This is a predicted structure of a 599-nucleotide part of an RNA (large-subunit ribosomal RNA, domain V) from a Candidatus Saccharimonadota bacterium. Taxonomically the source falls in Candidatus Saccharimonadota (Bacteria, Bacteria candidate phyla). Its Rfam family is "Bacterial large subunit ribosomal RNA".
[in-house]
Context: one part of a larger RNA
RNA sequence: CCCGCACCAAGACGGAAAGACCCCGUGCAGCUUUACUACAGCUUGGCAUUGUGUCUGAGCUCGACAUGUGUAGUAUAGGUGGGAGACUUUGAAGCGUUGACGCUAGUCAAUGUGGAGUCGAAAUGUGAAAUACCACCCUUGUCGUGUUUUGGCACUCACCUGGACCGUUAUCCGGUUCAGGGACCGUGUCUGGUGGGUAGUUUAACUGGGGCGGUUGCCUCCUAAAGAGUAACGGAGGCGUUCAAAGGUUAGCUAACUUCGGAUGGAAAUCGAAGUAAUAGUGCAAGCGCAUAAGCUAGCUUGACUGCGAGACAGACAAGUCAAGCAGGUACGAAAGUAGGAGCUAGUGACCCACUACUUAGAUCUUCGGAUCGAUGAAUGUGGAAUCGGUAGUGCUCAACGGAUAAAAGCUACGCCGGGGAUAACAGGCUUAUAGCGCCCAAUAGUCCACAUAGACGGCGCUGUUUGGCACCUCGAUGUCGGCUCGUCCUAUCCUGGGGGUGAAGCAACUCCCAAGGGUUUGGCUGUUCGCCAAUUAAAAGGGUACGCGAGCUGGGUUCAGAACGUCGUGAGACAGUUCGGUCUCUAUCUGGUGUGGG
Repeated sequence: CCCGCACCAAGACGGAAAGACCCCGUGCAGCUUUACUACAGCUUGGCAUUGUGUCUGAGCUCGACAUGUGUAGUAUAGGUGGGAGACUUUGAAGCGUUGACGCUAGUCAAUGUGGAGUCGAAAUGUGAAAUACCACCCUUGUCGUGUUUUGGCACUCACCUGGACCGUUAUCCGGUUCAGGGACCGUGUCUGGUGGGUAGUUUAACUGGGGCGGUUGCCUCCUAAAGAGUAACGGAGGCGUUCAAAGGUUAGCUAACUUCGGAUGGAAAUCGAAGUAAUAGUGCAAGCGCAUAAGCUAGCUUGACUGCGAGACAGACAAGUCAAGCAGGUACGAAAGUAGGAGCUAGUGACCCACUACUUAGAUCUUCGGAUCGAUGAAUGUGGAAUCGGUAGUGCUCAACGGAUAAAAGCUACGCCGGGGAUAACAGGCUUAUAGCGCCCAAUAGUCCACAUAGACGGCGCUGUUUGGCACCUCGAUGUCGGCUCGUCCUAUCCUGGGGGUGAAGCAACUCCCAAGGGUUUGGCUGUUCGCCAAUUAAAAGGGUACGCGAGCUGGGUUCAGAACGUCGUGAGACAGUUCGGUCUCUAUCUGGUGUGGG
């Protein structure tokens, strides 16, 4: 060096399973609820199935009877018309009893007695004259009829329940009959409510992973690199309007501050002078403008007009912006002219839908409202209408502001699928703020003396052991803390070895230099690493090795499914809170290693 055999399991980001954690998908499923919308179920009411009688209350119609008081006046005069008589032995006046009404004056009815009158007209008084009598009415009430209806009671015939008998050998069903209930219940239909019982769904995006927080449209400045434009969870602020004058025009005017002077008067009121020169003002943010003023004041006013619009800016589109000029009619101005809102840039919302107004140009007449003639949006036979259309206005914190719907929240550790190392947790990588370890300066401490020793305020590094940042390999899988076993390396050395200095007398000790050969304990508590305690030791050093090592072991912790407590949540459930329980797979092909044999 080649070839075996028996072993080991460090590597082949070993095998196995399109990662279960995490994120994403306008994916799915299950569950919850005061998410949304429905539907069962329950319930309210109307109608039908649904009939009879009686009482009561109410409404209406008809009939009878009663009822009616301002003052004056015999007195309780309802209205109008007719009217000279009317009632009475079929019992008048008067009187007694009872009842009703009542304004306490009386009116009416029934009954007994009584036995022949009573009332009216005429006169007085009154707006109106007799309830003497008749007719039609009004107010209020009583009784009765008819009808509708509320409530109560009762009935039986619908309907319901049960028993017996028969069909019939039959727990269905039908018939007969009896008992009970009964026009209720039940059922149908319409309607209001309730309704996780059930169902279908929704539950945004950005994001130095996701969640929590914040944000989402528009305006101004910086970033922005001297045309325009330009990002970030970059740095600062504003808006979701206001004004009938704060608009138009014509004419005129000039603020603010400082100093000095001046009664009350002061830091600051009003007055005068000088100086600076726009610092003032502009409805509100900022920027840019503005003295010919766009700032301030006054007069007159409504152009804060109708129909249009060459041409440009800007721009993916849709939107947005500027605008001369023409026609009509108007305001101001002597005129030239200016005026289609406001010094400019924010003050906002597409489409659909709903509502409102108009939808017949032009000519003639006109009382100015309108009338007549009359081409005339919607098909493809014609007429009419509903309806549609056209123009304008109004109604959206559609604010997630280019607005998915008129209408919508959550949980999943019971979860599932498709994907992602486009994106987190472990490890690695980059970085090194943080951490650890050094060095420089030397104030101060060290009796004196910076540098035996310590070292403030600061400065410069190294390491890659901490906590982080980034998100570069890995999500068709790189197994995660601690322990056990087995190591190997570093030195910034804990012990042992050699040396310098000392504020080193000695013993001890402090500090620095060289040095990694070897060594660096056992117990108690805790899953612990760590830490505390106990007892030793020469010493009980610190680190790297995928926080060495699970195809070597363990499985106490963390991190599935079960269960409980506390807390949070209406709930399903949740918790770097706690607690009990909880499947650790692989026969070694290659590299590597150990032993052994042969050539």